[in-house]
Context: one part of a larger RNA
Molecule: small-subunit ribosomal RNA, central domain
Organism: uncultured bacterium
RNA sequence: CUGGGCGUAAAGAGCUCGUAGGUGGUUUGUCGCGUCGUCUGUGAAUCCCGGGGCUUAACUUCGGGCGUGCGGGCGAUACGGGCAUAACUAGAGUGCUGUAGGGGAGACCGGAAUUCCUGGUGUAGCGGUGAAAUGCGCAGAUAUCAGGAGGAACACCGAUGGCGAAGGCAGGUCUCUGGGCAGUUACUGACACUGAGGAGCGAAAGCAUGGGUAGCGAACAGGAUUAGAUACCCUGGUAGUCCAUGCCGUAAACGGUGGGCGCUAGGUGUGGGGGUUUUAUUUACGAUUCCCGUGCCGUAGCUAACGCAUUAAGCGCCCCGCCUGGGGAGUACGGCCGCAAGGCUAAAACUC
Numbered sequence: 001c002u003g004g005g006c007g008u009a010a011a012g013a014g015c016u017c018g019u020a021g022g023u024g025g026u027u028u029g030u031c032g033c034g035u036c037g038u039c040u041g042u043g044a045a046u047c048c049c050g051g052g053g054c055u056u057a058a059c060u061u062c063g064g065g066c067g068u069g070c071g072g073g074c075g076a077u078a079c080g081g082g083c084a085u086a087a088c089u090a091g092a093g094u095g096c097u098g099u100a101g102g103g104g105a106g107a108c109c110g111g112a113a114u115u116c117c118u119g120g121u122g123u124a125g126c127g128g129u130g131a132a133a134u135g136c137g138c139a140g141a142u143a144u145c146a147g148g149a150g151g152a153a154c155a156c157c158g159a160u161g162g163c164g165a166a167g168g169c170a171g172g173u174c175u176c177u178g179g180g181c182a183g184u185u186a187c188u189g190a191c192a193c194u195g196a197g198g199a200g201c202g203a204a205a206g207c208a209u210g211g212g213u214a215g216c217g218a219a220c221a222g223g224a225u226u227a228g229a230u231a232c233c234c235u236g237g238u239a240g241u242c243c244a245u246g247c248c249g250u251a252a253a254c255g256g257u258g259g260g261c262g263c264u265a266g267g268u269g270u271g272g273g274g275g276u277u278u279u280a281u282u283u284a285c286g287a288u289u290c291c292c293g294u295g296c297c298g299u300a301g302c303u304a305a306c307g308c309a310u311u312a313a314g315c316g317c318c319c320c321g322c323c324u325g326g327g328g329a330g331u332a333c334g335g336c337c338g339c340a341a342g343g344c345u346a347a348a349a350c351u352c
Stems, first nucleotide, its partner, number of pairs: 003324004007306002012320001014201004021194003025088003028084004033080002035076008047065007091191001092188003095184005103177007110154001115149007125136002162169002206247006215241002220236004258319006266297012301308002325352003334345004
């Protein structure tokens, strides 16, 4: 529990699409469903008022009132709604002209580095640490030169920067492909917003099948440290990390801030596009201005404070999700999903 809230106190679903539903721009006409007015019918008992009956009262009974309701008649038509299959263009979408981008998918290519292999030079150490040791090395290591193999990741540019709904995205080229922004105002004419269920996407780890494996590296082994050391440090090292396909569906999935629309001082950076202006034709660089994004500072206002502040946590409207003392517990049980791991939904006793 008809309340108040959700950046940090409990509380925004990880994200998107979208069904039902809720909500919805301007003008005219019409209906009169909602809405409003008036009249009327009906409205048990209880309750209230005035009487009656049991000696009183409780109790009971009669009349009246109340009964915010329902039905009917008449009327109003501003607002909400229906209809016109009416009209409009400011919302929304489409077209056209440009434009930025690590947005997505596939194929191919590149250089640096690590490791390994082969050969040359070369000799006794190398490596590692706080110090060491395990380890590697006279069967020639480390170092150095040349050649080869293979896998993974892409230094500088690089940003306080860009793109994406979120997860996320970075060497280069090509092919396919999504979205955005600016300008134009040609077209459609409210086609919109949100979104219970539902569907899709969704880091890492993990799972299945097959491949791959350079480096790194859970587990594991050894060496140290230590009172011990199932750790931190060192030497190794399997799964994994990579690819293909299919699962899993969770994260401090965070801006810890749901989405949409409108309104409300400024200042200063930066990314994209356009206009005007100066010059010398067009540039370029300045100056100025409009729109979109992304930061910082800050007024009013808000806030428990911290802080937020035109990218709001300000002022309003619409829709969804969620919270309701701590523990028990995001657990048990049941259901659904999953190969499993487990996920989703989700209590109570008891206790403070």